Order: sequence, then structure tokens, then C1' cells
RNA sequence: UCCGACAAAGCCAAACCCUUCGCGAGGAGGGGGCGGAAAGCGGCGGGUCUUCGCGACGAAGAUGGCCGAGCUGCCGAGG
Repeated sequence: UCCGACAAAGCCAAACCCUUCGCGAGGAGGGGGCGGAAAGCGGCGGGUCUUCGCGACGAAGAUGGCCGAGCUGCCGAGG
């Protein structure tokens, strides 16, 4: 460095419910816990979704817990 243990110490938190913001996709806070070794960070590329325009398609957005790439990072059995 790769790798990721029926390891240790911690961490995050899906659906759903409540409050709140947004036209919406969704965001924030609380409860909750399906899961996660990058489920840490940033929308760069692709995907998906929303709004607007009649539409091919375009514009503006959402999603980092969809994938790729990028940056950073805890622990250390075995190989």
C1' cells in the first nucleotide's frame, strides 16, 4: 500500500412518524434503525428525479445512502 476480521473504541443513519422550509424533486431539527469501512467532503462526468417552456430538446434545480472519477480520514487480526 492492497485488504477488511463473528476484533476493540467510537461514528453515520434508510423506511416510517412529528415539527419546519421549498411550487416540487427534496432540505433542516427531533424520534427511529434498514443498513454503511468512507453512508466523510465537493454536483466534475454519467444516471435518476423535480419545475418551467407545446415539444425534439433546452433552462433552472434535487439526489454524495445510484455509479465512475477526485480530495481527505479512524482501527489493525489474517494474507
c-di-GMP-I-GGC riboswitch aptamer from Geotalea uraniireducens, 79 nucleotides, folded computationally. RNAcentral records the identical sequence in 2 taxa. Lineage of the source: Bacteria > Pseudomonadati > Thermodesulfobacteriota > Desulfuromonadia > Geotalea. The sequence is in RNAcentral, with records from Rfam and Ribocentre. Its mean pLDDT, the model's own confidence on a scale to 100, is 85.